The RNA shown here (transfer RNA) has 73 nucleotides and comes from a Patescibacteria group bacterium. Rfam family: tRNA. Taxonomically the source falls in Bacteria candidate phyla (Bacteria). The coordinates come from a structure-prediction model, not an experiment, and the mean pLDDT is 82.

RNA sequence: GCCGGGGUAGCUCAGUUGGUAGAGCAAUGGUAUCGUAAACCAAAGGUCGCGAGUUCGAAUCUCGCCCCCGGCU
Numbered sequence: 001g002c003c004g005g006g007g008u009a010g011c012u013c014a015g016u017u018g019g020u021a022g023a024g025c026a027a028u029g030g031u032a033u034c035g036u037a038a039a040c041c042a043a044a045g046g047u048c049g050c051g052a053g054u055u056c057g058a059a060u061c062u063c064g065c066c067c068c069c070g071g072c073u
Base pairs, nucleotide, nucleotide: 001072002071003070004069005068006067007066010025011024012023013022019056028042029041030040031039049065050064051063052062053061
């Protein structure tokens, strides 16, 4: 330098034809218990890597850039 995969909540990851962003775990509050843990319930937590474009509407499509992993030279 070229090719492929990836970047989404604190962590691990979904998001299948563009139409209000989700799950599990963690943390927080609560129920219960003499008390703690386990269990159950609840709420919270997101500039979807950055910028631009297309569109009524973009995590999703297009372009550029950054970072990580693998391969080729």

The sequence was found in a public genome assembly.